[in-house]
A computed fold for a 1526-nucleotide RNA from a Bacteroidota bacterium, annotated as small-subunit ribosomal RNA. The organism belongs to Bacteroidota, within Bacteria. The coordinates come from a structure-prediction model, not an experiment, and the mean pLDDT is 82. The sequence was found in a public genome assembly.

């Protein structure tokens, strides 16, 4: 600011938490206030207010109700006086007073409590013509007289006492009687007036009947009648006043009359008699809970909660009863009984009522002094004075709560010391905070001062009337309290704590713990880097408090009146008809009952709110005003609503004519088809299934063919068709019934519309009884299937499917959409009528559908058939589970329905839509993915790696694919990290300093070595300071292949060289997303082209870079030799050459660039052309977002943790090579495509000076010795398959070579554990390998040498390059397996290795059933009865009046008895929730592997299975229909 509001004044906030993520729905849960609180930790002061919420338990002591002598005998204390007596004393009511006692008035107020009451209790407004009120005022009248007792005192008796009884004798304002009396009260009676029905009231008459007390200062005061006032009570009535209906039927004085009796007064209030009524679904009776208001506390309000304190009113006084007095009571501190307690007792008897104030004790989380005054204000008594008040007023105690102060201000930077953190010579923060200086002094402390409340009464004086009253002066009186308050001194002095600090919510790190201990309000933290536990700095809020916890109310629109909602989230009755009740169509008068205005009474005060004022402020008080939304009267208005009297036709019904349909019922009739019999023909299988098996047949099946019989359901036509209320209805065809549309607008004239309760209809199951019984077919047999199969398939089969009748009453009984009524833009389709009519076409009404606009919706989707906008009326919801469960009721033969909860439990449980992921869904489409080929491995032996097991140790890692000839590109020692044994401890290695001056070599003992002890040599530069270089005490640093790849960094594998992963900006969507990135084509590829709410980009892809294949040019050494020259046995050996090969540098060339065909394009096809190459020409290097918390802490680094005479280091020696055994990958054969022997060829890469090494000798050889050449296009290492020629002839062989034996050789400090190699002997298994499984698509798989890196050698058959010869196959996408796009489903999202269901097992928890036990509270019959009110009453007492006493009604309590209700236990027994990593299956979510689901019915360990009907909340598929668009 805006909005409601005439103005003003006042006024509404939300967050967390279900998901990968979004909207919704919906609960749960937080921030605010509040409290008669409590409990934690903490405390300086005042000031106002509060303080048993629980045991209406149970009390110990004191006090709370008295007073009056001016009502009365009179004197027990006191005290004055008098009188006796020395005195102690005694006596004297005489006096001031007064203890009992008799008499008045109060004790019914005031004060405390909330049991019990659902009710005229209370609250509000009325009415009494149906009442009553002492004390008080006003009025008027009157106040005469006479008597009889008793208490007190005194006497005596009795009794532990409590008291009781007896006798003498006495007063009163005590009682009693007479008298007067009426404006009293009763009857009877006339007139009058006035009401509200009885009636009421005035006036008058006449008759009964009723009083008194006295005291006195002589003034009065008291008293007694009436009448009228105020005050205070009573009774009745509308309205309002918990919570259940699993409380539905109550009621016998009950309703109502007449009549009497009671009471101040009406009244069934009591009785008699009479009649049968009275309440009740608008909630009676019952049961349970509870004191109502003002108010409070919350709230924007509307509500909602509430009931402490204060005021009003009610109940109650240990519990139950009763009456008595009295103006008032059925009486807190009164009385009688009666019952529990308690107490005292001498055991006969007695006593008592804190829910008054304190206080005790008990219960509890938890509430206080046995205080002081009657001064004040009140109250009772008195003429007063004055007495009495635990009413009240103070004051103690308590942080219980409100409301104020203060704990100092200012300055002060070297940012101090010391804590804490860090990136740490140093910063940051505590922190201007201290110190230090200057001020101030409220509270505190001393010390002095000191109140207001006080003004009556009451005394003294005075004025005016006159012994008293009014008025005015003076006098007296303060618990609180020497308080409040004011001065005045010194002095920073006396005075800061709690609680949080991951989101919600302000507030952050260390450090310790390691899913431990522990936090929590929700969501959740805590498994070694915890801002979430615990400790510390530090921060944050409040702050003499602050946290927590308990209740309330708010948020919470989450019960909705304001101000929700029901297609799918919770939630439309299965359908109709129709009673109550709710609503209701045009117009006219009427009337005022609902609205509305205006006014008159009420709404107590007090609170609340607004102004002003007193306390220094404030709370707190005053004073005033507004509020007080509401009752009630009254006067008015008539629009709307009701009520009443008319009319009226559109609603709604009739009429009449047609149509129309699987509407209903009951009855005849057909044909196919099936099964069965009975004959015929025929023969040998038939059925049946994924595959089979039971099964049926040679006693003739099935197959055919014909006759017969039975029962069931009607093909075709047939449809988003049609009809009915809903279930539901289909051959034809009669009869009987209902019902809808149109047409006419003739007929009534609002006759409607919903409908709680009721009644009726109500698929399939399923019951009963009787019929029928073809097919099918729960259960149930048998066979498969399978791990198991109570399932799925099969073959049989029985209830039942059918008919009548009769019960049940339920479905997913659905469109998951209640019934009616009206308005609201379009398209199309079809059914069944009217109009018009050319058969097209179109118009109007009722229905079936489909699509789509605005609106609506959380989306999905609805859209005239609304889920749109509006109105009425019913059902119904309110978080999941627990449960549609238990208990109780109703209905039913039974099953069951029907209505229908709580305990406990969780924080989500759901609805719709998004995006991945999945799927025994789908479509496209790729890859040696399968298929067609080739060669292999699984069998042998050997190597190598792992497992495993051993071991002192067998060092450690990698473990599906993506470990396993992997780290390791080379373990004899060393490597080395591992066992044993021996040494060291600033250390084996570096680096800084003091200090020594040598170290380094030699030698000498010890030992296994390290190492230790010892002798023996000796320094250099530099004038010098010092340096270089050893040693070296001592300190700073050290070491660590010890742990964590789940803290990391780099590096790597893998999907996968798969084609995909994004983004900007617009669109679309509430959102999250989504478009682009789908489509239609094409491709090796998200390549590329068309389209198109997209347009455009990036990272991938391709391409750009290497090798390779041709060709040019350059340049020719060390390569090369065509041609020319020279020279050799022989060789490019030389001189030349740049022709060719080659070398390497620079370039050319390939672009579907040209041709046909197809195609819009892009591109495809072609034995096409040209070209060394052709359609990415061949290989290579290149690894998008991301995924697997993948691998490595032992390559390296690095956070963190641990070790420190050992988890470091150094040495020897031994291990990583072990061997019953399994597995990987590899080599070597198994043999003739071959093996041996001999002889002839052609490579490519790489690599050499501690090497390669040619030549030569020597040895069978492996090598040796000797000896050239190359730091290399120069020299040197360098081939085998092939060919050719010979042999071997199918044999465990001339195949194969394992193993062992014996002798060599080579490296090396050392080949024993543990090295290669060579010879000569030895000659093992093995004859092509089983489920299975691998790699390979062209120089490519097979095959054959070859180098090299490590390295002193070598376990190398391994790796990594290199070149020789050199194949065969691919119809092709059905399937296996990975993988990309699209679409579909989902209850997954850790993501199908997901998710989840039940049954058992175990712990706990709460509940239901229940023999039985055992309380409670009401009721009902019966007997029994106390007090005590009424009622009768000859005997006794009394002259009498009357009392005693006995009798009767009722009734408290008590007792039986027999059932209901509601609790609590309880032996067993049922289901439910929670738990944790059991067990057993695997029912649901995808076609979840039989599609789920629902109702019923049968059956199984269980989930569940089948049979019958329905639903779609099923997926694919195909068809058909319909629609939009062209």
């Nucleotide at each position: 600011a805006a909005c409601u509001u005439a103005c003003a004044a006042a006024g509404a906030a939300g967050a967390g938490u279900u998901u990968g993520a979004u909207c919704c729905u919906g609960g749960c849960u937080c921030a605010g206030g509040a409290u008669g609180a409590a409990c934690g930790c903490u405390a300086g002061c005042g000031g106002c207010a509060g303080g048993c919420u629980u045991a209406a338990u149970a009390c110990a002591u004191g006090c709370a109700a008295g007073u009056c002598g001016a009502a009365g005998g009179g004197u027990a204390a006191c005290a004055u006086g008098g009188u006796a007596g020395c005195a102690a004393u005694a006596c004297u009511g005489a006096u001031g007073a007064c203890g009992a006692c008799u008499g008045g008035c109060g004790c019914a107020c005031g004060g405390g409590u909330g049991c019990g009451u659902a009710a005229c209790a209370c609250g509000u407004g009325u009415g009494c013509a149906a009442c009553c009120u002492a004390c008080c005022u006003u009025u008027a009248a009157c106040u005469g007289g006479a008597g009889c007792a008793u208490a007190g005192c005194c006497c005596c008796u009795c009794g532990a006492a409590a008291g009781a009884g007896g006798g003498a004798u006495u007063a009163a304002u005590a009682c009693u009687c007479c008298a007067u009396a009426a404006c009293a009260u009763a009857a009877c009676g006339a007139a009058a007036a006035g009401g509200c029905a009885u009636c009421u009231u005035u006036u008058u008459g006449u008759u009964a009947u009723u009083a008194a007390a006295c005291c006195u200062c002589c003034g009065g005061g008291g008293g007694u009648u009436a009448a009228a006032g105020a005050u205070g009570g009573g009774c009745a009535c509308g309205c309002g006043u918990u919570g259940c209906a699993u409380u539905a039927g109550c009621u016998a004085g009950u309703u109502g009359g007449u009549g009497a009796g009671g009471u101040a007064a009406u009244g069934g209030c009591u009785c008699a008699c009479c009649a049968a009524g009275g309440c009740u679904a608008c909630g009676a009776u019952g049961c349970a809970u509870a004191g109502g208001g003002g108010u409070u506390c919350u709230g924007a309000g509307a509500g909602g909660a509430u009931a402490u304190a204060c005021c009003c009113c009610c109940a109650c006084a240990c519990u139950g009863g009763u009456a008595c007095u009295g103006a008032g009571a059925c009486a807190c501190g009164g009385a009688c009984c009666a019952g529990a307690c308690u107490c005292c007792u001498a055991c006969g008897g007695g006593a008592g009522g804190c829910a008054g104030c304190a206080g005790u004790a008990g219960g509890g989380a938890a509430u206080a002094u046995u205080g002081g005054a009657c001064a004040a204000u009140g109250g009772u008594g008195g003429c007063a004075a004055c007495a009495c008040u635990g009413a009240u007023c103070c004051a103690g105690c308590c942080a219980u709560g409100c409301c104020g102060c203060g704990u100092g201000c200012a300055g002060g930077a070297u940012g101090a010391c010391g804590g804490c953190c860090c990136u740490a010579u140093g910063g940051g923060u505590u922190g201007u905070a201290a110190a230090c200086u200057g001020c101030u002094u409220u509270u505190g402390u001393a010390c002095g001062g000191g109140a207001a409340a006080a003004a009556a009464c009451c005394c003294u004086u005075g004025u005016u009337c006159g012994u008293g009253a009014a008025c005015a002066a003076g006098g007296c009186u303060g618990a609180u309290g020497g308080u409040a308050c004011c001065g005045u001194a010194a002095g920073a002095a006396u005075a800061a704590g709690g609680a949080u600090c991951g989101g919600c919510u302000a507030a952050c790190u260390c450090c310790g713990u390691g899913c431990c201990a522990g936090c929590a309000g929700c969501c959740g933290c805590g498994g070694u880097a915890a801002u979430a536990c615990g400790g510390a700095g530090g921060a944050u809020c409040c702050a003499a408090g602050c946290g927590u916890u308990a209740u309330c109310c708010g948020g919470a629109u989450u019960u909705a009146u304001u101000g929700g909602g029901u297609u799918u989230a919770a939630a439309g009755g299965g359908u109709g008809c129709g009673u109550a009740g709710g609503c209701g169509g045009a117009u006219u008068g009427a009337u005022a009952a609902g609205u509305c205005a205006g006014u008159g009474g009420u709404g107590a005060a007090a609170g609340c709110c607004u102004a002003c004022a007193g306390c220094u402020u404030a709370a707190c008080u005053g004073u005033a005003g507004a509020a007080u939304u509401g009752c009630c009267g009254u006067u008015g208005a008539u629009a709307c609503u009701g009520u009443u009297a008319g009319u009226c036709u559109u609603g709604a019904g009739u009429a009449u004519a047609u149509u129309u349909g699987a509407a209903g019922u009951g009855g005849g009739c057909g044909g196919a088809a099936u099964g069965u019999g009975c004959a015929g023909u025929g023969u040998a299988g038939c059925g049946g299934u994924g595959a089979a098996a039971u099964g049926c047949u040679u006693a003739g099946a099935u197959a055919u063919u014909g006759c017969a019989c039975a029962g069931a359901a009607c093909a075709c036509c047939a449809a988003u068709u049609g009809c009915g209320a809903a279930g539901g209805c289909a051959g034809c065809u009669c009869a009987c019934u209902a019902a809808a549309c149109u047409a006419u607008a003739a007929c009534u004239g609002a006759c409607g519309c919903u409908g709680a309760g009721g009644c009726a209809c109500g698929a399939a199951a399923g019951u009963a009884u009787g019929g029928g019984g073809a097919u099918c077919a729960a259960a149930c047999a048998g066979g498969a299937u399978u791990a198991g199969a109570u399932a799925c398939c099969c073959u049989g089969g029985u209830a039942g499917u059918c008919c009548a009748u009769a019960c049940a009453g339920u479905a997913a009984a659905c469109g998951u959409u209640g019934a009616u009524u009206a308005c609201u833009c379009g398209a199309u389709g079809u059914g069944u009528g009217c109009g018009a009519u050319a058969c097209a076409c179109u118009g109007u009404a009722c229905g079936c559908g489909u699509c789509u606009a605005a609106g609506c919706g959380a989306a999905a989707g609805c859209a005239a058939u609304a889920a749109g906008u509006a109105a009425u009326c019913c059902a119904c919801c309110u978080g999941g589970g627990g449960a549609g469960u238990a208990c109780g009721c109703u209905c039913g033969c039974a099953a069951g329905a029907g209505u229908g909860a709580a305990a406990c439990u969780c924080a989500a449980a759901g609805g719709a839509a998004u995006u991945g992921a999945c799927g025994g869904g789908g479509g496209c489409c790729c890859g040696c993915a399968c298929a067609a080929g080739c060669g292999g491995a699984g069998g042998a032996g050997c190597a190598u790696g792992u497992g495993g097991u051993u071991u002192a140790a067998u060092u450690c890692g990698a473990u599906g694919a993506u470990a396993c000839g992997c780290g390791a590109g080379g373990a004899a020692c060393c490597u080395u990290a591992c066992c044993u044994g021996g040494g060291c401890u600033u250390g084996a290695a570096a680096g800084u300093u003091a200090g020594u001056g040598a170290c380094c070599g030699g030698c000498u003992c010890u030992g296994a070595a390290a190492g230790g002890a010892g002798c023996u040599u000796u320094u250099c530069a530099g004038c010098a300071a010092u340096g270089a270089c050893a040693c070296g005490a001592a300190a700073c640093u050290a070491g660590g292949u010890g742990c964590u790849g789940c803290a990391u960094g780099g590096c790597u594998g893998u999907c996968g060289u798969c084609a995909g992963c994004u983004c900007g900006u617009g669109c679309c969507g509430u959102g999250a997303g989504g478009u682009g990135u789908u489509g239609g084509g094409u491709u090796a590829a998200g390549u590329c082209c068309c389209g198109c709410a997209a347009c455009g980009a990036g990272c991938g892809c391709a391409a750009c870079c290497c090798c390779u294949a041709u060709c040019a040019u350059u340049a020719g050494u060390u390569g090369c030799c065509a041609g020319c020259g020279a020279g050799u046995a022989a060789u490019g050996u030389c001189g030349g050459g740049g022709a060719c090969u080659c070398u390497a540098a620079u370039g050319a060339a390939a672009c579907u660039g040209c041709c046909c065909g197809c195609g819009c394009a892009a591109g495809c096809g072609g034995u096409g052309a040209g070209g060394a190459a052709g359609g990415u020409g061949g290989g290579g290097a290149u690894g998008a977002c991301g995924u697997c918390a993948a691998g490595u802490c032992a390559g390296c680094a690095c956070g963190g943790c641990c070790c420190u005479u050992a988890c470091g280091u150094c040495c020897a020696g031994g291990g990583c090579u072990a061997c019953a055994c399994a597995c990987g990958u590899g080599c070597u054969a198994c043999a003739a495509u071959g093996g041996c022997a001999a002889g002839u060829a052609c490579a490519a890469u790489g690599g050499g000076u501690u090497g390669c090494u040619a030549c030569a000798u020597g040895g069978u050889a492996a090598c040796a010795u000797g000896a050239u050449g190359c730091u290399a296009a120069u020299c040197u290492c360098u081939a085998a398959a092939a060919c050719u020629u010979g042999u071997c002839u199918c044999a465990g062989u001339u195949c194969g070579g394992a193993u062992u034996g014996a002798g060599g050789u080579c490296u090396g400090c050392a080949a024993c554990u543990c090295g290669a190699c060579c010879u000569c002997a030895u000659g093992a298994a093995g004859c092509u390998g089983g489920a299975u499984u691998c790699g390979c698509u062209a120089g490519u798989a097979a095959u054959c040498g070859u180098a090299u890196a490590u390295c002193a050698g070598c376990a190398a058959u391994g790796a990594u390059a290199c070149g020789g010869u050199g194949a065969a196959u691919a119809c092709g996408u059905u399937c296996c397996c990975g993988g990309g796009c699209c679409u579909u489903g989902u209850a997954c999202a850790c993501a199908c290795c997901g998710c989840c269901c039940g049954u058992c097992a175990a712990a706990c928890a709460a509940u239901g059933g229940a023999a039985g036990c055992u309380g409670a509270g009401g009721g009902u019959a019966c007997c029994u009865a106390a007090a005590g009110u009424c009622g009768a009453u000859a005997a006794c007492c009394g002259a009498a009046a009357g009392g005693a006493g006995u009798c009767g009604c009722c009734u408290a309590g008590g007792g039986u008895a027999a059932a209901a209700u509601c609790g609590g236990u309880a032996a067993c027994u049922g289901g439910u929730g929670u738990u944790a990593a059991g067990u057993c299956g695997u029912a649901a979510c995808a076609a979840g592997g039989u599609a789920g689901c629902c109702g019923u019915a049968c059956c199984g360990g269980a989930a569940g299975g089948u049979g019958c009907g329905g639903c779609u909340g099923g997926a694919a598929u195909a068809c058909c229909u319909c629609c939009u668009u062209u």